Context: one part of a larger RNA
């Protein structure tokens, strides 16, 4: 290391939230009881004690559709159920009949006001049935989740408590044992010499010693050797000690809040800064690691406040599910406001020039006073500087209305029930810290993409460009990038540029490399270069010097002959001399010279295994740069064709048709199903072979999976539909078995 089986959100109380069930003339029993039924621990009835509801307010006394605070106003908490049909009362208002009043009228008659009846219209009030549905209310059941408990598993080092240990080792105690040989040669005594003695020399006896050497015996100090060893410290070869603080048998005593200890925290049974073993015990683990079957639907955050708080948490934010509402974005309106950018009117900071007031340094002067580097404080003037300056002032942003318009209904907002995030990463673009360093840190912009995103492209390359994967087609069309081979597609079309393989790495600087867009200058009265010729007289100018003759230095730098020719721009010489140049002529014939702008090169350009910065081959009127074009490749984008699931619209009793729209995902919400044992209740199947095991190229399902069939095997098993769960394994250095 493989493979089998085993292995993790569970029970019990209880709170709240959906669902569903019975009542609701409130609902519900508890403990305990009788009774059937059967030995399983049920079932029915008793049983109103009690709970929750029917009111609330206030710490509370207490009041009470109010009530607490408060001098009061006021304010906090509360308080009103809905509907439909009958009937009946009440109140009201319209219209019309009678009576009655009153006004105008000679009169008919009109007009006003009113009781009373009828109609028809409204309100409010009871009762009555009805019904649903709401509002509800209690009880059961089920799923979610919050709280207690070991509370998903599995995991600590430790702590308590009772015991058990000194056959290992480390002190003691009691009573045994053992140390081959050698060698040294202490006091001490005898003997003789010598001394007056003390005694001092010789000799000889003898035989001490934490002595010597060196077996047994003890320990280990060097090196090999071993290091899946013969050994969880061993073995060989050398060391040490070997009559002592020696060393060994046998007995025994000393116990963990503790013993012992020539002391190393050293031993205390291969364990020791606090021994082993039970038990408290499943201690606790803000901490790793795992956490088992599928299919559909949406889908995050890495951030704020606060934490002995920072790798945990709790509110918000964001996500998801139900339930109720109605908007939301853009455009346009109208409002806000001090950034960017400017700019110096203020606040500061700061430069050049003038002026003026005071200081004050140094000369001049007998002084008066003048001048004057500079310092403050001013004015004038020129060009500036700022996050904590503003006379100014933006674009986006925000905040508000909705009319014409557009876009959406997967926006927007509330209530409720479930959560997850609280370590981010790069990229652009605004800033701060940093060296306007970092694959650096810290915000900001609801900015992008990765986190949680497959494809194409960038050679390769989470954070780039291009684009968002239901599925299936050997269809089409495009995006970003590409079209000379590798490797799909142009050795394409037109002008041009570059020679450096620039391409295919990099600054300042540098550049008669090349092209280009300008301005000038000179030129057939002959330019530029070249070649010939000339390049002179006063003069060796004065000075200076040893010399200074165009050329050492200083001063001056004229005249004059000429086409021209410096009192000389170099070389030269000791100082002349000598050689050229500016300057002219002349030959020859058409451009020549100076500077600016872009464009594309070159020069600086040194690094470590091997070319090594084009991905390679290789490319020069390019296969390289630039402009313009035009076709073609090229994604899981789009379009076709077809087929699934999901929302939604219209039609339809439905099934279910057609239409619109969508179906990438982590942690994470919701919805639908698979199998597994077990019960119940219905109905099978099995020796003419049940389970289980091996297998197949077949059926059926999106999938977990269901069948069908072949074979083993030999006795139980299944469907339908409901209920309960020790209910799905790939990993947990997972446990237990086999190889």
């Nucleotide at each position: 290391g493989c493979c089998a089986a085993c292995g993790a959100g569970u029970u019990u109380a209880u709170g709240u939230a959906u669902g569903u069930u019975g009542c609701u003339u409130g609902u519900u029993u508890a403990a305990g009881g009788u009774c059937c039924g059967u030995u399983c621990u049920g079932g029915a009835c008793c049983g109103a004690a009690g709970g929750c509801g029917u009111a609330g307010g206030g710490a509370a006394a207490c009041c009470g559709a109010g009530u607490c605070u408060g001098a009061a106003a006021g304010g906090g908490c509360g308080u009103u159920a809905u509907u439909g049909c009958u009937u009946u009362g009440c109140c009201u208002u319209u219209g019309u009949a009678c009576g009655a009043g009153g006004a105008c009228g000679u009169a008919a008659g009109u007009c006003c006001u009113u009781u009373u009846g009828c109609a028809g219209g409204g309100g409010c009030a009871a009762a009555g049935c009805g019904c649903a549905u709401u509002u509800g209310g209690c009880a059961g059941c089920a799923u979610a989740u919050g709280u207690a408990a070991g509370a998903c598993a599995c995991g600590a080092a430790a702590c308590g408590a009772a015991g058990u240990g000194a056959g290992c080792u480390a002190a003691c105690c009691a009573u045994g044992g053992c140390c081959a040989g050698g060698g040294u040669g202490a006091g001490u005594c005898c003997u003789g010499a010598c001394g007056a003695a003390a005694g001092u020399c010789a000799g000889g006896a003898g035989g001490a010693g934490g002595c010597c050497c060196g077996a047994a015996c003890c320990c280990a100090c060097g090196a090999g050797c071993u290091g899946u060893g013969c050994a969880a410290c061993a073995c060989u070869c050398g060391g040490g000690g070997a009559u002592g603080a020696g060393u060994u048998g046998u007995g025994g005593u000393u116990a963990g809040c503790g013993g012992u200890g020539a002391a190393a925290u050293u031993c205390c049974a291969a364990u020791c800064g606090a021994a082993c073993u039970u038990c408290g015990u499943g201690a606790u683990a803000g901490c790793u690691u795992g956490u088992u079957u599928u299919c559909c639907c949406u889908g995050a955050a890495a951030u704020a406040g606060u934490u002995u708080u920072u790798g945990g948490a709790c509110u918000a934010g964001c996500c998801u599910c139900u339930c109720c509402g109605u908007g939301a974005c853009c455009u346009c309106c109208a409002g806000u406001g001090g950034u960017a950018g400017a700019g110096c009117a203020c606040u500061g900071a700061a430069u050049g020039g003038g002026g003026g007031u005071g200081g004050g340094u140094g000369g001049a002067g007998a002084a008066a006073u003048c001048c004057u580097a500079c310092c403050a404080c001013u004015c004038c003037u020129a060009a500036c500087c700022a996050a904590a300056c503003u006379c100014c002032g933006a674009a986006u942003g925000c905040u508000g209305g909705u009319a014409c318009g557009g876009u959406u209904a997967u926006a927007c907002g509330g209530a409720g029930g479930g959560a997850g995030u609280c370590a981010g990463a790069c990229c652009a673009u605004g800033g701060g810290g940093g060296c306007u360093a970092a694959g650096c840190u810290c915000c900001a912009u609801c900015g992008g993409u990765c986190a949680a995103g497959a494809g194409g492209g960038g050679a390769a390359c989470a954070g780039c460009c291009c684009a968002g994967a239901u599925c299936g087609u050997c269809a089409u069309c495009u995006a970003a990038g590409g079209u000379c081979c590798c490797u799909a597609a142009a050795u394409c079309u037109a002008c041009a540029c570059u020679c450096a393989g620039u391409g295919u790495u990099a600054a300042a600087g540098g550049u008669a490399g090349u092209g280009u867009c300008g301005c000038g200058a000179c030129u057939c009265u002959g330019a530029c270069a070249a070649u010939c010729a000339g390049g002179a007289g006063g003069u060796u100018g004065g000075c200076u010097u040893a010399g200074a003759g165009g050329c050492a230095g200083c001063c001056a730098u004229c005249c004059u002959u000429u086409a021209a020719a410096g009192a000389a721009a170099g070389c030269g010489u000791a100082a002349u001399a000598g050689c050229u140049c500016a300057c002219u002529g002349a030959u020859c014939a058409a451009g020549u010279u100076g500077u600016u702008u872009c464009g594309c090169g070159c020069c600086g350009a040194a690094a470590a295994u091997a070319u090594a910065c084009c991905g390679g081959g290789g490319c020069u009127u390019a296969a390289g740069u630039g402009u313009a074009g035009u076709a073609c490749c090229g994604a899981a984008g789009a379009u076709a064709c077809g087929g699934g699931c999901c929302u939604u619209u219209u039609c339809g009793c439905a099934a279910g048709a057609a239409g619109a729209g969508g179906c990438g995902g982590u942690a994470a919400g919701g919805g639908a199903a698979c199998g597994u044992u077990c019960u119940g209740u219905a109905c099978g199947c099995g020796c003419u072979g049940a389970a289980g095991c091996g297998g197949u190229a077949c059926u059926c399902g999106u999938g977990a999976g269901a069948g069908a069939c072949c074979g083993u095997g030999g006795a139980g098993u299944g469907u339908a539909c409901a209920g309960a769960a020790g209910u799905g394994c790939g990993a947990a250095u997972g446990u237990u078995g086999g190889c």